[in-house]
């Protein structure tokens, strides 16, 4: 040391879940909570996944379907930035 990741040390987040708030919804925000993580820290550039207000098709017409993200996931992957420690 930008490699590598212990039965090390100090530590750090924080699945489900419950309750409040936002949202159309996916979901987020805060408390509690701990499933787990060496980046489970940041960033939506790639993809990949989830919604489907709007818009669009369908139908006599409605109701329903069914297309589309400008919306969301970084605790699906990839990439980029950026940091603790120091056995093997």
């Nucleotide at each position: 040391a930008c490699c590598c990741g212990a039965c090390a040390a100090g530590g750090g987040c924080a699945a489900a879940c419950u309750u409040a708030c936002u949202g159309a919804a996916a979901a987020g925000u805060a408390a509690g909570g701990a499933c787990g993580c060496a980046a489970a820290a940041c960033u939506a550039u790639g993809g990949g996944u989830c919604u489907a207000a709007g818009g669009g098709u369908u139908u006599u017409a409605a109701a329903a379907a069914c297309c589309u993200a400008u919306g969301a996931u970084c605790g699906c992957c990839a990439a980029g930035u950026u940091g603790c420690c120091g056995a093997a």
Model confidence (mean pLDDT): 88 of 100.
A computed fold for an 88-nucleotide RNA from a Bacillota bacterium, annotated as c-di-GMP-I riboswitch aptamer.
It matches the Rfam family "c-di-GMP-I riboswitch aptamer". Gene Ontology term of the family: cyclic-di-GMP binding.
The sequence was found by an Rfam model in a public genome assembly.
The source organism's lineage runs through Bacteria, Bacillati and Bacillota.
Of the family's consensus pairs, 91% are formed in the model.